A computed fold for an 84-nucleotide RNA from a Candidatus Parcubacteria bacterium, annotated as transfer RNA. Rfam family: tRNA. Gene Ontology term of the family: triplet codon-amino acid adaptor activity. The same sequence occurs in records of 2 taxa. RNAcentral holds the sequence, with entries from ENA.
RNA sequence: GUCUGGGUGGCGUAAUUGGUAGCCGCGCGAGACUUAAAAUUUCGUGGUCGCAAGACCGUGCGGGUUCGAUCCCCGCCCCAGACA
Numbered sequence: 001g002u003c004u005g006g007g008u009g010g011c012g013u014a015a016u017u018g019g020u021a022g023c024c025g026c027g028c029g030a031g032a033c034u035u036a037a038a039a040u041u042u043c044g045u046g047g048u049c050g051c052a053a054g055a056c057c058g059u060g061c062g063g064g065u066u067c068g069a070u071c072c073c074c075g076c077c078c079c080a081g082a083c084a
Stems, first nucleotide, its partner, number of pairs: 001083007010026003019067001027045006046057004060076005
């Protein structure tokens, strides 16, 4: 340099022939249990603003297509692999 695969909450991942982003697991917070803890179990858990209701933002970055993009198109960055 060329080609292939990948980049999504704190972490690992899911969601596709475009239609409510965040399933599942881990972690974390609170409760139950315990003398106390571990284990187990229940609930909660993206960010900002807000007293709250709620609003806005959010799938590597920047554009494009579209009523609508994690998904399609273009450029770029990063990671892994193959070839040279």